[in-house]
The part of an RNA shown here (small-subunit ribosomal RNA, 3' major domain) has 494 nucleotides and comes from an uncultured bacterium. The coordinates come from a structure-prediction model, not an experiment, and the mean pLDDT is 82. The full RNA is in RNAcentral, with records from ENA.
Context: one part of a larger RNA
Order: sequence, then structure tokens, then C1' cells
RNA sequence: UGACGGGGGCCCGCACAAGCGGUGGAACAUGUGGUUUAAUUCGAUGCAACGCGAAGAACCUUACCUGGUCUUGACAUCCUCGGACCGUUUCAGAGAUGAAGUUUCCUCUUCGGAGGCCGAGUGACAGGUGCUGCAUGGCUGUCGUCAGCUCGUGUCGUGAGAUGUUGGGUUAAGUCCCGCAACGAGCGCAACCAUUGCCCCAUGUUGCUACCACACUUCUAAUCUUCGGAUUAUGGUGUGCGCACUCUUGGGGGACUGCCUGGGAUAACCAGGAGGAAGGUGGAGAUGACGUCAAGUCAGUACGGCCCUUAUGCCUUGGGCUACACACGUGUUACAAUGGACGGUACAGAGGGUUGCCAACCCGCGAGGGGGAGCUAAUCUCAAAAAGCCGUCCCCAGUUCGGAUUGGAGUCUGCAAUUCGACUCCAUGAAGCCGGAAUCGCUAGUAAUGGGAGAUCAGCUCGCUCCCGUGAAUACGUUCCCGGGUCUUGUACA
Repeated sequence: UGACGGGGGCCCGCACAAGCGGUGGAACAUGUGGUUUAAUUCGAUGCAACGCGAAGAACCUUACCUGGUCUUGACAUCCUCGGACCGUUUCAGAGAUGAAGUUUCCUCUUCGGAGGCCGAGUGACAGGUGCUGCAUGGCUGUCGUCAGCUCGUGUCGUGAGAUGUUGGGUUAAGUCCCGCAACGAGCGCAACCAUUGCCCCAUGUUGCUACCACACUUCUAAUCUUCGGAUUAUGGUGUGCGCACUCUUGGGGGACUGCCUGGGAUAACCAGGAGGAAGGUGGAGAUGACGUCAAGUCAGUACGGCCCUUAUGCCUUGGGCUACACACGUGUUACAAUGGACGGUACAGAGGGUUGCCAACCCGCGAGGGGGAGCUAAUCUCAAAAAGCCGUCCCCAGUUCGGAUUGGAGUCUGCAAUUCGACUCCAUGAAGCCGGAAUCGCUAGUAAUGGGAGAUCAGCUCGCUCCCGUGAAUACGUUCCCGGGUCUUGUACA
């Protein structure tokens, strides 16, 4: 100087407490361990591995196994020789591939040749998801968005070092003020960035429709009636006018402790108030200091060394990654009446779409099929938002709860759903009556709860990422548990 202490002081954090909802019990989904296997490819392993790499394993992917092949090779450069290439037919084969045909005869040219493509040959070489993340780069996780980490000069100390950075206050903050042998500075903090909330200006199609005009339409009411209907008013739809409003996307304003009162050292700042859409960092995001863990990744790519080179490379068929006495993690659905079923009815935001999204209409109980309009999208479409609200039934039961499992019949994607896809219909109707010890998340538009969209993708999601609807409870407080910061103290530790 650090590190450590079941030492002390001060402070913070969903750390505890106060609350709400879960996990741990059930079934299923998914990942992991283990076991099994010809193979169940590999990696990730306390927090910080385990719905993780994987934003999508039927073939492919695919790295694993089985069998069948190839050896300058599936891919690159160079050399030599030959030929256009592509396409296409038959046979053998599981295919890779092999055999036999068929068609065609590239471009430029100084006619010497050059170039592109294909085939054969020779070797230099290719190739390796083989090993080492403890040889590395790069990237990432974590402590932690914690408030820290340092430097120059000066001063002090024999020196390691100290000081500054400690102290008194204050803050979310080494934030700021005051003091001080220190004075300054850098990386962090904050701000600058985009988003959201309010206002103004501009903008006006594909958006909007208050006023006005026209057309259509019994939606309702009144009047007239030859009972056919007509007229008027109201409502709806469309077109035009219009750009007021909503909204779109550009610009600007707005919040700064600016104002007031009190406290405080007259400071920083704190408490309350006014005005305001918003108040003391308004909310949420991006942003991660010096470093720690020889943390993770040689399988994303790159790269040193080592290893393989008729194989540890390459092609291919089929299988496996989907196994199943079991154990754990993460989820989904439930155990019901704040519910389930049926009918009616209302209100979003954000996205995607031409190999695509697919309307109207028709068929089917349905998954879906037919159909073909529109749309490269503020135009058309996916698209029905669902919880909600209004009615009716159920009457506390293993049930009109719950939906696993299994049988049958189908739909769709795809060369192909047997191993091994998703969905639909009929039947079946398991466990489960709120979960031991223990343990997790969350402080506000949050938790909880309801639905919507997207990436990947032929198809496939209870996962992931985003979007909106409904919308709480509680926080006395810091004694204790956990983690962190800071000052100080002890130490036989470095």
C1' cells in the first nucleotide's frame, strides 16, 4: 500500500421489511445432467451454464454413426495437352456414380497468338467444425451505470509511498459548496444524441371531414295518399369543395431550482408553494472508466504452434442429434363461479407483404379448398383485436372445471411427414381441489392480467423481440440477511 475480520462509524441498492403475483406438488413443452446407443455431433457448468450458441435438426442444415465411392480432389493459383460449353436419351445402381449414345463447334485477332469455359495429366498444393481460448487478435459476459480510476508539477517521507482524492456539509453521482501544502488536468458522472409527453409555424396525399353542394340508401319519424307510393326532417354511404380538426413529418418553443416562503454558514443544497402539459435527472433508451475472473469463444471469422494428407480431406444412401428406470433448471395449461359455455355488441398500437399479402363471393362442421378484385402499400391486404360490456344456462360436483393420453377420419406444406411436422373434426376424458423444506420477480402506467405483430422460416414456437388494452397493493423503517461505496481500526496474510 492492499486484502481480510462472526471490528467500528456513515451511506446506498426490490438487500431486508411492508405488499402483490409466482416457482417448489400435477400434466405437458423445452434445455441440462445421467443412463442407453452404431451414433445419440460439439460447445456453455455458482452468481455470470441449463427456452444458452440454435432468429426455427423430416432430407438439406450436420459437424455424429452405418454402408457405398473418390484421391490434385467439392473449392483457389500455376504448368502441359485436347475440346466449345450448356442441354438431352437409354441402361445399371439406394444414391453418389458408371456405361453407351445424341446435338452443338465460343469470343477477339496484327493470323503469330491471346482470353473465357469444359475435360484429361503432372506435381507444387488444396482441404480439415482435427488439438491448444493456458500461445493470440477481435468480440462478449460479470462486478456495475457501481462512483470510482489516475496523471503533471509542487510539498512531505531514507524508502515503499503519502498528499491532491482526507475533513465539515450536500448530491443519483470524486455532484457541488466551504475549508485545507497543495495547484491544476485526464478517463468516468452529468450534458450533448434519438424517442415519448404539451404548444406554435409549415405541410395536405393515399390521411382528415366541422361547414356547404350533389348523388344513393325506408335507418327512424311526421304529413299526404289513387295504398302502388310521394314529400320533408334525421341518420348512414360515396363524390366534390375545404385543410378547421385528428393525423403525417420538417422546423421552432418549453423546465432553468427560473419565481415565492422557510431552513442552512450569507454557500452548495434541502422542504413546501405558485404557475405549468410536464418540477427538481419528467419517463424510458443508447451510452459501460482503470481494472477483476489465465471468465467465455480456435465451432462465426482471423491467426501462432502441433497433428492428418488413398485420410482426421471429399461425395453419397439410410439412420442419429427427437432414445428414457431417473434427477434438476426455465416455461405453458390448470385445479374453477372475480369462473366455464352460448348469443349479441364496442374500443388499439406497432408491424409484415410481389417466389408475397390475399378481398368480395361459393363449397366444407372445421383445418382448408375454389375463386379471382386490389396492392411494390397512410391507397390494397394480413385483420377477427381479446379481456370488456349486455343477455341466457351451469349451482360447487373431479363437475358443462381441467385438458393429458389414446382410437378413428381428414387438411396443408414439402421430392418425401414411418423413425420425426403443424393443424382440424368425432370419440376418449388421465393427473390435478392451490402445492413440504426452501426459493424468485416486481416500487407505477410498474406488478398482475388480456390479446396483436415480427424475425428465422417451404412447413413447424407454450421460446425470443416488440406493440397496445385493463390496471393494483405496499414501503413504518435500516436492527437483521445479501451485495456495494467510503473513512477508520486490528492482523503472525501478500